Predicted 3D model of a 72-nucleotide RNA (transfer RNA) from uncultured Gemmata sp.
Its Rfam family is "tRNA".
Lineage of the source: Bacteria > Pseudomonadati > Gemmatales > Gemmataceae > Gemmata.
[in-house]
């Protein structure tokens, strides 16, 4: 230098054009003599940034940024 992939909650990820979700973590409650475990509930997001397409974009297209891998 070229190519591919990734970027969504504190962390790991799902979602592939029509309300942003799961697990763990966190907070509260139940249970226990108490803790852990278990059960129930709750809070938390400018979906990397900007632009375009569309009635509608996390999702499609372009540009940029960061990361991972490959080639040279």
């Nucleotide at each position: 230098g070229c190519c591919a992939c990734c970027u969504u909650a504190g962390c790991a990820c799902a979602g592939c054009g029509g309300u942003a979700g799961u697990g763990c973590a966190c907070c509260g409650c139940u249970u226990u003599c108490g803790u852990a475990a278990a059960g129930c509930g709750g809070g938390g997001g400018u979906c990397c940034a900007g632009g375009g397409u569309u009635c509608g974009a996390a999702u499609c297209c372009c540009u940029g940024a960061g990361g991972u891998g490959g080639c040279u």